This is a predicted structure of a 294-nucleotide part of an RNA (large-subunit ribosomal RNA, domain VI) from Candidatus Iainarchaeum sp.
It matches the Rfam family "Archaeal large subunit ribosomal RNA".

[in-house]
Context: one part of a larger RNA
RNA sequence: UGUCGAUGGUCUGAAGGGAAGGUACUAUGAGUACGAGAGGAACGUAGUGCCGCAGCCUCUAGUCUACCAGUUGUCCGACAGGGCAUUGCUGGGUAGCCACGCUGUAGCCGAUAAGAGCUGAAAGCAUCUAAGCUCGAAGCGGCCCCCGAAAAGAGACUAUCAUCCCCGAAACUAUUCUCCUUGAGGGAAUAAUGUAGGGGCGAGGGUUCCGGUAGAACACCGGUUUGAUAGGUUGGGCGUGUACGCAAAAAGCUUCGGCGAUUUGUUCAGCGCACCAAUACUAAGGACCCGAGG
Repeated sequence: UGUCGAUGGUCUGAAGGGAAGGUACUAUGAGUACGAGAGGAACGUAGUGCCGCAGCCUCUAGUCUACCAGUUGUCCGACAGGGCAUUGCUGGGUAGCCACGCUGUAGCCGAUAAGAGCUGAAAGCAUCUAAGCUCGAAGCGGCCCCCGAAAAGAGACUAUCAUCCCCGAAACUAUUCUCCUUGAGGGAAUAAUGUAGGGGCGAGGGUUCCGGUAGAACACCGGUUUGAUAGGUUGGGCGUGUACGCAAAAAGCUUCGGCGAUUUGUUCAGCGCACCAAUACUAAGGACCCGAGG
C1' cells in the first nucleotide's frame, strides 16, 4: 500500500517450520523357553544414568568495574570526607546474565518400500499378481509444539464510533422577460435538483512527549491528568556488617599539664539498591499532521 467506512478484542487455520530425540545399564520376565548337561534367551513391563535439543532462574554455583566493609602507598595542612595507584589490593554481594543448577523432551494411528503371505487364472496342474485381498521400516503422512488473514478465494464473530453541516461552476427541468435571420432559434433573470470541486465538524491514527515485558536503525509493547508511565519521596524487602560525633576503658610514654594504638556503649547501627508497593511532588495537560463520513 492492498484487503471497498474507521478502530479495538476474540477466533478459524490454508501454508510454513520443529532434535518430533539418541543411547547404555539395572530389575522383572526367568534360571523360564531351549538343551542330555554345561549353559542360557526373547516379546513385554518398570526404573535409572549419560549425550543432544528447547526453555527457565525457585534451589545450588559462577559473575556482578551497582553497592557495603577492611586495608597499603601518596596527595588534598590535621580530623571528617575524598582523588590516584588494573575496580590499587582484599572480604562479601541483590537484581540481571548464566551452568556446574531446575523443567520438558509419550507413544499411537494411517498409507507404503524391500520382503512375507491369502485366494487365483492366463496355462484343467502349479504360481504372492494378471483382477482382488492381508501384513510389513529409525523412512512418508497425521495426532503434539511454534508461527500463521498479504490465504488476491485477502476469512469468521463481537464491541465502539461514523454515515453530519456549509458553499458551489457546469448541466437538466419549470416559470417569466427580451431580440429578430419566426426557428426543433438566440439571450437574460428567478426557483428547484444540487454534480465536479472547495470548506467546516469529526470517531480514530501518527509525530513530538514519559517509558520498557521490546530493541543495531526501524519495528513492537505500555502511558499521556478520566494518569501510577518514568523520576523523586515514604514504607517493605534485600546487601554490607555496627557509621560520624560523644562518653568510658586502655598496653605504654610523659615536661606530671597530658598524649595514646586499640576496645566498649550509644548501634542489628550507618550507608546503599537494578526488587515490591503506596503517594501526583516533578515530567507526559500542549502543539502539529493524517483522517472514515452510504